[in-house]
Context: one part of a larger RNA
């Protein structure tokens, strides 16, 4: 390379939007570029192939016939693909209307419990901590308890294998602004779609920059223990940080499974909505289908584990990625970054 693959063996980009490109519903007419067929030309010789001949045979050589993917021109075919008619259609996609659930996002305000600290009251000798201790705190009155105050951070119960979001993620309460989903019954647009190299945006924690804030927790650090040692685990302290604003960073076991359409038994639970029946106070029961989310499983798949209408089943389509282990996600170069570092990404050598 031809291939074969990517849940766990190497391999799905952290996620989304979107440019080029690739792919694309039903139908009418035209065209004939792709496609298919015929003809003509070209297709040097050698080679190939068939027949014959020459070196004793063969290889080899010679003679004759055939063939020669391709290309050009020309005449046709029109199923499929393309193009044209900015043709027609409504099943894809979208818009309008009316509902609906939700920790979806941003901002502002506000509440109670608790920790800590401060002030005052009561009160007296311990408290704290551990396997046991000690460091530590306390007669300058601690711990405990009551009242008042300050401040920061997080929101018990509800709470769920529950909900929302593209992912990261999102949880007291109220208000303002705002994104998306789902459902219902019609109307409208008329393929407007899917994917997406580059690109752009978002992106936990930690970290960085400037200015605030700082209750609790707590890298570093200090002390006490433990131990042969103990740069740890345990204990007492404690600074960055954790919090806010604005700006960077761009990585994670970013959930080991990229996106889209279609098809292929079901059972059971759960959250949203619709219809019907019964009852009517919140509500309870049954059924069907739509979208979400768990679980068990037929078929099928899988090396097995397992997956199983939320596929890892059956197909198509587009992107990304893999190609023995180590060297190495490293060096060098380039790009990005204030830096930390990130992205891209080898080779020698070695087994």
């Nucleotide at each position: 390379u031809u291939g074969g693959g990517c849940g766990u063996a190497a391999a799905g980009g952290g996620c989304u939007c979107g440019u080029a490109g690739g792919c694309c519903g039903c139908u009418u007419g035209g065209u004939a570029a792709g496609u298919c067929g015929g003809g003509u030309g070209u297709g040097a010789a050698a080679u190939u192939u068939c027949g014959g001949g020459g070196c004793u045979c063969a290889a080899c050589c010679c003679c004759g016939g055939a063939a020669c993917g391709c290309c050009a021109c020309u005449c046709g075919a029109u199923a499929c693909u393309g193009c044209c008619a900015u043709g027609g259609c409504u099943a894809g996609a979208g818009u309008a209307c009316g509902g609906u659930a939700g920790a979806g996002g941003a901002g502002u305000g506000u509440g109670g419990a608790a920790u800590u600290c401060c002030u005052g009251g009561u009160g007296u000798a311990g408290c704290g901590g551990u396997g046991a201790a000690a460091u530590g705190c306390g007669c300058a009155g601690a711990u405990a308890u009551c009242a008042g105050g300050a401040g920061g951070a997080a929101c018990a119960c509800c709470a769920a294998c529950g909900g929302c979001g593209a992912a990261g993620g999102c949880a007291g309460c109220a208000c303002u602004c705002u994104g998306g989903g789902c459902c219902g019954a019609u109307a409208c647009u008329g393929a407007c779609g899917c994917u997406g190299a580059g690109g752009a945006g978002c992106g936990a924690a930690a970290g960085c920059a400037u200015g605030g804030g700082g209750a609790g927790c707590a890298a570093a650090c200090a002390g006490g223990a433990u131990u042969a040692g103990a740069u740890a685990c345990c204990c007492u302290g404690g600074u960055a940080g954790u919090c806010c604003a604005c700006g960077c960073c761009g990585u994670a076991a970013a959930g080991a499974u990229g996106g889209g359409c279609a098809c292929u038994a079901g059972g059971u639970g759960u959250g949203g909505g619709g219809c019907g029946c019964u009852a009517g106070a919140u509500u309870g029961c049954c059924u069907u289908u739509c979208g979400g989310u768990g679980u068990c499983g037929c078929a099928g798949c899988u090396a097995a584990c397992g997956c199983g209408u939320u596929a890892a089943g059956u197909u198509c389509u587009c992107c990304g990625c893999c190609u023995g282990g180590g060297g190495a996600g490293u060096a060098c170069g380039c790009c990005g970054g204030c830096a930390a570092c990130g992205g891209u990404a080898a080779a020698a050598c070695u087994c």
Molecule: small-subunit ribosomal RNA, central domain
Organism: uncultured prokaryote